[in-house]
Molecule: Bacterial RNase P class A
Organism: Parazoarcus communis SWub3 = DSM 12120
RNA sequence: GAAGUUCGCCAGGCAGUCGCUGUGUGCCUUCGGGUGCAUGGAGGAAAGUCCGGGCCCCGCAGAGCAGGAUGCCGGCUAACGGCCGGGCGCCGUGAGGCGACGGAAAGUGCAACAGAGAGUAAACCGCCGAUGGCCUCCGUCAGGGGGAUCAGGUAAGGGUGAAACGGUGGGGUAAGAGCCCACCGCAGGACUGGCGACAGGACUGGCACGGCAAACCCCAUCCGGGGCAAGGCCAAAUAGGGGAGUCAUGGCGUGGCUCGCGUCGCUCCCGGGUAGGCUGCUAGAGCGGCACGGUAACGUGUCGCCCAGAGGAAUGACUGCCCGAUGCAUCGGUUCGCCGGUGCGUUCGACAGAACCCGGCUUAUCGGCGAACUUCCCAA
Numbered sequence: 001g002a003a004g005u006u007c008g009c010c011a012g013g014c015a016g017u018c019g020c021u022g023u024g025u026g027c028c029u030u031c032g033g034g035u036g037c038a039u040g041g042a043g044g045a046a047a048g049u050c051c052g053g054g055c056c057c058c059g060c061a062g063a064g065c066a067g068g069a070u071g072c073c074g075g076c077u078a079a080c081g082g083c084c085g086g087g088c089g090c091c092g093u094g095a096g097g098c099g100a101c102g103g104a105a106a107g108u109g110c111a112a113c114a115g116a117g118a119g120u121a122a123a124c125c126g127c128c129g130a131u132g133g134c135c136u137c138c139g140u141c142a143g144g145g146g147g148a149u150c151a152g153g154u155a156a157g158g159g160u161g162a163a164a165c166g167g168u169g170g171g172g173u174a175a176g177a178g179c180c181c182a183c184c185g186c187a188g189g190a191c192u193g194g195c196g197a198c199a200g201g202a203c204u205g206g207c208a209c210g211g212c213a214a215a216c217c218c219c220a221u222c223c224g225g226g227g228c229a230a231g232g233c234c235a236a237a238u239a240g241g242g243g244a245g246u247c248a249u250g251g252c253g254u255g256g257c258u259c260g261c262g263u264c265g266c267u268c269c270c271g272g273g274u275a276g277g278c279u280g281c282u283a284g285a286g287c288g289g290c291a292c293g294g295u296a297a298c299g300u301g302u303c304g305c306c307c308a309g310a311g312g313a314a315u316g317a318c319u320g321c322c323c324g325a326u327g328c329a330u331c332g333g334u335u336c337g338c339c340g341g342u343g344c345g346u347u348c349g350a351c352a353g354a355a356c357c358c359g360g361c362u363u364a365u366c367g368g369c370g371a372a373c374u375u376c377c378c379a380a
Stems, first nucleotide, its partner, number of pairs: 001376010012322007020041009043351001047362002050360005055227004062259004067223005072086005087101001088099004102218002107216002109212002124158002126154003131151003135147004166184006185207001186205003191200003231279004241270006250264004286305008323349003326345008
């Protein structure tokens, strides 16, 4: 100097004019509100509605079945499918990144096509043919040697395939094969280290029928349901209307089924009235500084701060300057990729807007700042 990896912060700034809205307060009021002053007013994702809660309602929310979710270990948290740290596996030269990460000797199932054969499978091309048989050549005429082949043996070599029943080397064999051996791989129990997932060396064993569970399944842990359109209060209006079914052996009780418990009515169709106001509604598992503990997530203590609450939905519009981006011109530097300064111009400033609140995850995105680490190049 270039290229990367991880983490944190900001999210255009300042001023003026006009406009909107919450709170506090003064004055006025026809009690509906008006007006002056002070002060506050969209996000890192407010988005998706994907998880987990706070809060509210349901009187069994109890037990079980079915169903669903999570899935290595330890910790954090109100909780989680989140976060932190670690283990193992894969990717990357590396800093780092990703993981739907329990179980395949409990069972069932799947793998097109190709191929002989796809999981206790299998012989297409090959290799052997010692042993039993047939043919043939040589020789001895006693033993025998060679060739080809049938039966039979074989799975080392070749082929097919994504994958072929461990790998390499040696011995052995008629030719071969864990058939035997060495090393590697795999399996097992013990020992050592670790809270643990796991790791390590040694020993034993020729060694299980490989892969897929984001297939069914098995195992472990967890799960009542519905949701601010929850719920509460006030006011008003109407038709406590009509019909059908069931009716204690019944109906209903916030997903399904069974048992239990409670209750006395319940379900459906037609028709009519109201849908107005207030509240819930913003002081929180809140934010920030410092100290201590912890590898960290985070926790404890202390000090300080109040940072929207609309109600068809406010937080905006205009002007000027600055900042940023971009195009052109010009100057300087250069490892020739580009970088920096000045001037002019035009356009632009991303993704995007609270609606009960909070902790996360995921998705979208213009640019800027800072810290740590990795690799390459050059010079000293």